[in-house]
Context: one part of a larger RNA
RNA sequence: GAGUUAACGCUGGCAUCGUGCAUAACACAUGCAAGUCGAACGGGACUUAGUUUGUAGCUUGCUAUAGAUUAAGUUUAGUGGCAGACGGGUGAGUAAUGUAUAAGAAACCUACCUUCGAGUGGGGAAUAACAGUCCGAAAGGAUUGCUAAUACCCCAUAACAUAAUGAAGUGGCAUCACUUUAUUAUCAAAGAUUUAUCGCUUGGAGAUGGUCUUAUAUUCUAUCAGCUUGUUGGCAGUGUAACGGACUACCAAGGCUACGACGGAUAGCCGGCCUGAAAGGGCGACCGGCCACAAGGGCACUGAGACACGGGCCCUACUCCUACGGGAGGCAGCAGUGGGGAAUUUUGGACAAUGGGCGCAAGCCUGAUCCAGCAACGAUGCGUGGAGGAUGAAGGUUCUCGGAUUGUAAACUCCUUUUGUAAGGGAAGAAAAAAAUGACGGUACCUUACGAAUAAGCCACGGCUAACUACGUGCCAGCAGCCGCGGUAAGACGUAGGUGGCAAGCGUUACUC
Numbered sequence: 001g002a003g004u005u006a007a008c009g010c011u012g013g014c015a016u017c018g019u020g021c022a023u024a025a026c027a028c029a030u031g032c033a034a035g036u037c038g039a040a041c042g043g044g045a046c047u048u049a050g051u052u053u054g055u056a057g058c059u060u061g062c063u064a065u066a067g068a069u070u071a072a073g074u075u076u077a078g079u080g081g082c083a084g085a086c087g088g089g090u091g092a093g094u095a096a097u098g099u100a101u102a103a104g105a106a107a108c109c110u111a112c113c114u115u116c117g118a119g120u121g122g123g124g125a126a127u128a129a130c131a132g133u134c135c136g137a138a139a140g141g142a143u144u145g146c147u148a149a150u151a152c153c154c155c156a157u158a159a160c161a162u163a164a165u166g167a168a169g170u171g172g173c174a175u176c177a178c179u180u181u182a183u184u185a186u187c188a189a190a191g192a193u194u195u196a197u198c199g200c201u202u203g204g205a206g207a208u209g210g211u212c213u214u215a216u217a218u219u220c221u222a223u224c225a226g227c228u229u230g231u232u233g234g235c236a237g238u239g240u241a242a243c244g245g246a247c248u249a250c251c252a253a254g255g256c257u258a259c260g261a262c263g264g265a266u267a268g269c270c271g272g273c274c275u276g277a278a279a280g281g282g283c284g285a286c287c288g289g290c291c292a293c294a295a296g297g298g299c300a301c302u303g304a305g306a307c308a309c310g311g312g313c314c315c316u317a318c319u320c321c322u323a324c325g326g327g328a329g330g331c332a333g334c335a336g337u338g339g340g341g342a343a344u345u346u347u348g349g350a351c352a353a354u355g356g357g358c359g360c361a362a363g364c365c366u367g368a369u370c371c372a373g374c375a376a377c378g379a380u381g382c383g384u385g386g387a388g389g390a391u392g393a394a395g396g397u398u399c400u401c402g403g404a405u406u407g408u409a410a411a412c413u414c415c416u417u418u419u420g421u422a423a424g425g426g427a428a429g430a431a432a433a434a435a436a437u438g439a440c441g442g443u444a445c446c447u448u449a450c451g452a453a454u455a456a457g458c459c460a461c462g463g464c465u466a467a468c469u470a471c472g473u474g475c476c477a478g479c480a481g482c483c484g485c486g487g488u489a490a491g492a493c494g495u496a497g498g499u500g501g502c503a504a505g506c507g508u509u510a511c512u513c
Stems, first nucleotide, its partner, number of pairs: 001513004006509005013382006019375002021340001026338003030335003035082003040079002043076016089293003098218008108210002113206008121155004130145006161186011191198002219265003226256003231253004236248003268290004272283004295316005318329004346372001348371003354368001355366004385415004395406004420450006429440001457502005462483003468497005478485002
């Protein structure tokens, strides 16, 4: 000098764009953050219209009311489907099951989506809801009976699918891979509605996403020198989507290591960011990619996908409820609270846009997101007026008492209105033909009126280092980054005037180059 997720002191007008718990991965009150589909299903409730039965009033065919039933519509607890594995947070762990780069999988999986082919026939048994009974303070549970489905099961059909056996061909990378073909065996489906679609089953290909393997790189420490028994390899199996000591039995005795094994400390990694002429050094906030975690530890279930932040089970610690028998919970989601700390925001608005989930759609949900609020925390921009104005006014300071300086500075004259206040108008962002749809927001912006009006501080002035005098103090009080200053004329302390620097900031502290 540059930089910072900064903090502190003094000061503080505006706009735009960003950023905002670095500490206790400490504990959390409250609200919200993942739902949706009635065009899968039975039921309930409600509304309207009709049919019918009863009762009442009577004008004897109308009204009111109660029930049954039909149709249409609205709504929905439950069964069922899809989504809750995305999106959002944090960086505790991890020095390699991570990350980055480059390869490989002839050892693999992939819901929804796209495309191509084939099919969608017949039957059955349950169960929730519901009703009854019962237990419990509650959370919740037991039992009996009834019922539906795109829930579940069986049969049929079936292959270019899968498996076994055989034949031929092509190719390669060792195990082999691919293509054609023959025989045998095995496995499927679901319907809905507005009748035009949406679905369902099976197979091929694609796309997307993932999984695994290898090489290289990846902090400090030798005051860590030896480490290892599933350890290293083989064989047979188990398991997996798949390879593999991943796991099991048996066999062999191997494997790693001064090119630093093993141990210890520290740490999420990268694109990047800061600095520097570069080499290098430091960092990994915001934004983007990957990984890991979800009170601490472990486990599996469901599923295409999890060993699952707002799913489940067990143990531990903690908090809460309790009728003492037993239960409930997990903000490292958005706000917010306590605590810790030098220190870090609103318990805001909207789904209008972008994107996501569900749905044929209408639409619903979305603290993702878009906005607003708070904070000079940062960057950038603008303003606090412009021109003229010498009796060089008054006042201040200083003085050799003549003056000098503050100083064109002020007053005063003329002008302007960025900004400000008020009034009027008023967007784009919204979307293929029309209509409708804006949280922000009556915001930005435009016009008019008013009036210099609403707006300057901070630090320094001995040298380094731009900027000097007076008074007070008297090795005191104090200053100080280094040198140093102060003991009676201090340009170094304190105050004042003046001056210099930067400016809505200025200075200090901390850290990096």
Predicted 3D model of a 513-nucleotide part of an RNA (small-subunit ribosomal RNA, 5' domain) from uncultured Elusimicrobium sp. Lineage of the source: Bacteria > Elusimicrobiota > Elusimicrobia > Elusimicrobiaceae > Elusimicrobium. The sequence was found in a public genome assembly. It matches the Rfam family "Bacterial small subunit ribosomal RNA".